[in-house]
Context: one part of a larger RNA
Molecule: small-subunit ribosomal RNA, central domain
Organism: uncultured bacterium
RNA sequence: UUGGGCGUAAAGCGCGUGUAGGCGGCUUGGCAAGUCAGAUGUGAAAGCCCUCGGCUUAACCGAGGAAGUGCGUCUGAAACUGCUGAGCUUGAGUGUCGGAGAGGAUGGCGGAAAUUCCGGCAAGUAGAGGUGAAAUUCGUAGAUAUGCGGGAGGAACACCGGUGGCGAAGGCGGCCCAUCUGGACGACCACUGACGCUGAGACGCGAAAGCGUGGGGAGCAAACAGGAUUAGAUACCCUGGUAGUCCACGCUGUAAACGAUGAGAACUAGGUGUCGUGGGUGUUGACCCCCGCGGUGCCGCAGCUAACGCAUUAAGUUCUCCGCCUGGGAAGUACGGCCGCAGGGCUAAAACUC
Repeated sequence: UUGGGCGUAAAGCGCGUGUAGGCGGCUUGGCAAGUCAGAUGUGAAAGCCCUCGGCUUAACCGAGGAAGUGCGUCUGAAACUGCUGAGCUUGAGUGUCGGAGAGGAUGGCGGAAAUUCCGGCAAGUAGAGGUGAAAUUCGUAGAUAUGCGGGAGGAACACCGGUGGCGAAGGCGGCCCAUCUGGACGACCACUGACGCUGAGACGCGAAAGCGUGGGGAGCAAACAGGAUUAGAUACCCUGGUAGUCCACGCUGUAAACGAUGAGAACUAGGUGUCGUGGGUGUUGACCCCCGCGGUGCCGCAGCUAACGCAUUAAGUUCUCCGCCUGGGAAGUACGGCCGCAGGGCUAAAACUC
């Protein structure tokens, strides 16, 4: 390579938009490139295969035939693929109506708590903190604990809160506060008429930490300092504490970025909960009950699986397209290239060794 695979053994790109390419619904006319059939030319000789012949036989040799999967030309077929014309509505999209939602961005507003300040008030005295026990630490310049009042500033939004909702992923939670804005869903079945799926490159988004410039800084807290513990203690525990955590703009581009499960489509028992929404029965009405569509969970049959388990949200049965794997270590490293301010990222070996 042919294959065989990718939930946990090696293997699904972190996620999207989308270029080329690949693939593509139903009916019908035409063309005939692919496809198929026939004819014809070519496919050197030798060789292989068949028949016959020559050396006593064989090997060997001679003659004839066949074959030569291929290519060219001509004629024809039209099911399938393709191209082209016409049409269709179920795929896809649009429209109208409707409600749901921590979806995104900006601005505004709110209360609780913690911290801190008051030479504010009241009351009060020697302790308080902290721990396994302590100490560092704070406190007679009046602390801690208690009650009341006032001020400051920052960050986060208890209860509701849910196996709940939204988002492509990362992620998103105070305020039926405002403005701007994306998507999904249900009902109607009005419109377009295959407009679709996937997607190498490319482009965009992308937690935390980190970087640059400027702000901000309550709490927490790498580093750091001190106190303990200990044989030691560059730790775990304690007292402090700076970056950082927050905001604006720019960069970084990683993660157990996980469902460790790529995207789309079709088909294949059920049961039960929940969220959104519609129809029916019923009712004064809300429930209840029955049926449907779309999410999200649990259990479970067939089937699959090495097992665990998965099981209409498939890891079942199939199709299309992309990505990836090919013994362990060396190594996600070296070298080179590209990217980055840097840390580093992406791409990615070999010697050697088992």